[in-house]
Predicted 3D model of a 350-nucleotide part of an RNA (small-subunit ribosomal RNA, central domain) from a metagenome.
Context: one part of a larger RNA
RNA sequence: CUGGGCGUAAAGCGCACGUAGGCGGGCUACUAAGUCGAUUGUGAAAGCCCCAGGCUCAACCUGGGAAUUGCAGUCGAAACUGGUAGUCUUGAAUGUUUGAGAGGUUGGUAGAAUUCCAGGUGUAGAAGUGAAAUUCGUAGAGAUCUGGAGGAAUACCGGAGGCGAAGGCGGCCGACUGGCAAAACAUUGACGCUGAGGUGCGAAAGCGUGGGGAGCAAACAGGAUUAGAUACCCUGGUAGUCCACGCCGUAAACGAUGGAUACUAGAUGUUUGGAGUGUUAACCCUCUGAGUGUCAAAGCUAACGUAUUAAGUAUCCCGCCUGGGGAGUACGGUCGCAAGGCUAAAACUC
Numbered sequence: 001c002u003g004g005g006c007g008u009a010a011a012g013c014g015c016a017c018g019u020a021g022g023c024g025g026g027c028u029a030c031u032a033a034g035u036c037g038a039u040u041g042u043g044a045a046a047g048c049c050c051c052a053g054g055c056u057c058a059a060c061c062u063g064g065g066a067a068u069u070g071c072a073g074u075c076g077a078a079a080c081u082g083g084u085a086g087u088c089u090u091g092a093a094u095g096u097u098u099g100a101g102a103g104g105u106u107g108g109u110a111g112a113a114u115u116c117c118a119g120g121u122g123u124a125g126a127a128g129u130g131a132a133a134u135u136c137g138u139a140g141a142g143a144u145c146u147g148g149a150g151g152a153a154u155a156c157c158g159g160a161g162g163c164g165a166a167g168g169c170g171g172c173c174g175a176c177u178g179g180c181a182a183a184a185c186a187u188u189g190a191c192g193c194u195g196a197g198g199u200g201c202g203a204a205a206g207c208g209u210g211g212g213g214a215g216c217a218a219a220c221a222g223g224a225u226u227a228g229a230u231a232c233c234c235u236g237g238u239a240g241u242c243c244a245c246g247c248c249g250u251a252a253a254c255g256a257u258g259g260a261u262a263c264u265a266g267a268u269g270u271u272u273g274g275a276g277u278g279u280u281a282a283c284c285c286u287c288u289g290a291g292u293g294u295c296a297a298a299g300c301u302a303a304c305g306u307a308u309u310a311a312g313u314a315u316c317c318c319g320c321c322u323g324g325g326g327a328g329u330a331c332g333g334u335c336g337c338a339a340g341g342c343u344a345a346a347a348c349u350c
Base pairs, nucleotide, nucleotide: 004321005320006319007304008303012318014201015200016199017198021194022193023192025088026087027086028085029084030083031082033081034080035077036076037075038074039073040072041071042070049065050064051063052062053061054060091191092188093187094186095185096184097182098181099180103177104176105175106174107173108172109171110154115149116148117147118146119145120144121143125136126135162169163168206247207246208245209244210243211242215241216240220236221235222234223233258317259316260315261314262313263312266295267294268293269292270291271290272289273288274287275286276285278284299306300305323350324349325348332343333342334341335340
């Protein structure tokens, strides 16, 4: 370099935006770089291959041919790719009108519950477990009533439901704001797809500074259990969990399935638009979009399975894999406050 692959065997970057690059819709004209044809020059000799000849044969040698698939020039072709010019609307985008939604940021606010504090009533237990004990309680607990404080999370609705690129998002109200869908028309006229580097976002835990701290709870302490018990169970309990700002940049970041486009049987549910018929209406039915599930044909698959939301049939672009261990480690580089992240071997061994 070629080849074969990436749901589960090794293999899809956690996700997006986007630079270079790669690839790119219909028609017309021109061009002739790629492409194709003809021809000329060159492509040393020797060697390889073919033919003929010379050493008695052969090896070897001599002569001729072929080949040298290349490069350059000239002439020509114009279908395809490229280039230039023009044009088109179906890809893409914009506008108008509607629609659904836990999409995001920020401010406010509500009720239930836990805990704590103060007070009233009241008396001997409460809590906990398989059973106990540590623990709390006659200095009055637990229970119950009233008042107050504070933090965190939002029962029911709630759904295999919705939204978001992913991570993720759930009380209610306001402000600001992103995306998506539908129906017609109107506008621009290929403005597109992908995307090495790069940039941004990115659960939980963790880190820095300052707040906050109700409940829960690594660490830790005690009680049990046990042969032991650095655990599972119990009583406590600090970081943390919460907020602001700044880092970290990882996850079974999973659909273990990269993105885009087109095409390829059906059946059934659900969410949300549009159109139509009937109906006073609710609602039902039919058709038609956009999402989201289940079943299933062809096809594919090692099988499992997948199947218009493909793992089917094709095209374009990126990423990645190449026996197990050593090892996602060492060294180096780079990023980070650190923890560590990213990049990434070899010896040796089976």
Model confidence (mean pLDDT): 89 of 100.